[in-house]
Context: one part of a larger RNA
RNA sequence: GGCGUAUGGGGGAUGCCUAGGCUCUCAGAGGCGAAGAAGGACGUGAUAAGCUGCGAAAAGCUACGGGGAUUGGCACACACGAAUUGAUCCGUAGAUAUCCGAAUGGGGCAACCCACUAUCUUGAAGAGAUAGUACACCGAUAGGUGGGCAAACCCGCUGAACUGAAACAUCUAAGUAGGCGGAGGAGAAGAAAACAAAAGUGAUUCCGUAAGUAGUGGCGAGCGAACGCGGAUUAGCCCAAACCAAUGUUGUUACGGCAAUGUUGGGGUUGUAGGACCACGAGAUUUUAUGCACAAGGAACCGGAAGUUACUGGAAAGUGACGCCAUAGAGGGUGAUAGCCCCGUAUGGGUAACGAGUGUAAUGAAUAGUGGUAUCCUGAGUAGGGCGGGGCACGUGAAACCCUGUCUGAAUUUGGCGGGACCAUCCGCUAAGGCUAAAUACUCCUGAGAGACCGAUAGUGAACCAGUACCGUGAGGGAAAGGUGAAAAGAACCGUGAAUAACGGAGUGAAAUAGAUCCUGAAACCAUACGCCU
Repeated sequence: GGCGUAUGGGGGAUGCCUAGGCUCUCAGAGGCGAAGAAGGACGUGAUAAGCUGCGAAAAGCUACGGGGAUUGGCACACACGAAUUGAUCCGUAGAUAUCCGAAUGGGGCAACCCACUAUCUUGAAGAGAUAGUACACCGAUAGGUGGGCAAACCCGCUGAACUGAAACAUCUAAGUAGGCGGAGGAGAAGAAAACAAAAGUGAUUCCGUAAGUAGUGGCGAGCGAACGCGGAUUAGCCCAAACCAAUGUUGUUACGGCAAUGUUGGGGUUGUAGGACCACGAGAUUUUAUGCACAAGGAACCGGAAGUUACUGGAAAGUGACGCCAUAGAGGGUGAUAGCCCCGUAUGGGUAACGAGUGUAAUGAAUAGUGGUAUCCUGAGUAGGGCGGGGCACGUGAAACCCUGUCUGAAUUUGGCGGGACCAUCCGCUAAGGCUAAAUACUCCUGAGAGACCGAUAGUGAACCAGUACCGUGAGGGAAAGGUGAAAAGAACCGUGAAUAACGGAGUGAAAUAGAUCCUGAAACCAUACGCCU
């Protein structure tokens, strides 16, 4: 020096575990904010650095309800207290709530500085207390509303590129990502100027199918419907106008009016055209908002069955024996594996705030018919057209339909639009005003539950005081780190030692090679002892 055996050190793999995650289901909630939010700064404890809670009334105050013996959060210890005159704790409703922050009296380098007005205090000045004092919009004043934050879902405006086309320019990616604005628990859409085709359907939305079809396309890459059918859910309405009434303004006047126009109320709302108007008739029918009454449900919470014994063991829930309950054999805990030990579970009860819903019809609101047809009304810079674009599955094409930057520009029910150039016939519908639940989308959040999901290099970045430490001027980037034991019983006391280090005894414990760098404790690597070889 090598090999082997043994014993250790070192290290933290593996096994087991779970306090945390991940993905869903059902139900709830779907907002908070000038009555000052979200988020913070600073305070607040007998002692108090951090976290948590709270706000100068500061780990808390008040009331009511629950509950029934402990208690002053994490968090031990000591001191001092509280509590059956019912504390701590739980639920509901209140009070308080510094400063910053939309931040809003003015300013500002956020958590700071400095004012004015009214009232009060003072003899006065100064200082102080309470309240108010931003901007925009609506409103005659009084007063009201908005602003900011928040995960996705929704609508509108704006809007890429990488990429694909095996290059690339039309095209694609994609109306995606990004930016801006807006709303709600949903949003958007929506009651046919719709589809269809010789037969009919009857608002919108969503799902399945039709169908990767018809089409479109440097006919490349690709893009990609509709009709119809089957389902989910169903709900329809209101204005403008004609006409009538009241009232105001202007012009004109022969002062009788006439004309134009505004406001308010009635009326009226459609394609089988309807309405005004005229004639007839009737207060028919139905629906609700508010009020009142009742009321399922609804917080904390309460009751809630049934097991003993022997053995092994540190410990019984294990094994043996003999039982019992079950509308409860879900689950968790307890010194190993418990229906009957504990918490619970099935089931039953309980009620404040709130309250679906039901009834009533007091008040209020809305809602209908028949016939006639002369006249009047039925949404105008609109429909349509030219040019340039965009949207439609549809790239200008034979290109209908929808939107419009620009230039134009009708008709008036004997009207008008559509049925994919265009024309005729036929059929359908009634534009140029508006509202509308459900079926649909999503989950920052709450409760209950589930998993052929993970188990500490996994699962969230984060099981642990993590968006922390740390890095960066900044935007931003971003970790590592779980496990003694059933119970601290966490090693009194003695010795060595400079020692509060470390170690040896002693003691606890089932175990201390479970001793706090603490379950198990692999490998690399290191050491010691012995054997063999060189």
Large-subunit ribosomal RNA, domain I from Flavobacterium sp., 534 nucleotides, folded computationally. Its Rfam family is "Bacterial large subunit ribosomal RNA". Its family is annotated with structural constituent of ribosome and ribosome in the Gene Ontology. RNAcentral holds the full RNA, with entries from ENA. The organism belongs to Flavobacterium, within Bacteria.